[in-house]
RNA sequence: GUCCGAUAAAGGUAAAUCCGUUGAAAAACGGAGGCGCAGAGUUAUGGGUCUAAAGUCACUAAAAAUGACUAUGGCCGCCAGACCGCCGAA
Numbered sequence: 001g002u003c004c005g006a007u008a009a010a011g012g013u014a015a016a017u018c019c020g021u022u023g024a025a026a027a028a029c030g031g032a033g034g035c036g037c038a039g040a041g042u043u044a045u046g047g048g049u050c051u052a053a054a055g056u057c058a059c060u061a062a063a064a065a066u067g068a069c070u071a072u073g074g075c076c077g078c079c080a081g082a083c084c085g086c087c088g089a090a
Base pairs, nucleotide, nucleotide: 004088005087012037013036017032018031019030020029021028022027035077041083042082043081045080046079047078048075049074050073055069056068057067058066
């Protein structure tokens, strides 16, 4: 230095839920709260997945309602890639 990840040490982070705000929603942010996490750090690059406002189609005489399709909107604590990274037992 690389691989690896311990009943180690120092730390870090923060699930569900609740409150507030934003948003059509998914969800995000802030506060509380801790399920957990050796990358549960960063990055939407490839998959996957969530939502469907606008749009299109169907239905209708026409609208409305409803249904379907669809990301330009999300999820990195879904998997992978890339980048960065604490410590040093076996």
The prediction has a mean pLDDT of 90. c-di-GMP-I riboswitch aptamer from an Anaerolineales bacterium, 90 nucleotides, folded computationally. NCBI's taxonomy places the organism under Bacteria, Bacillati, Chloroflexota, Anaerolineae, Anaerolineales.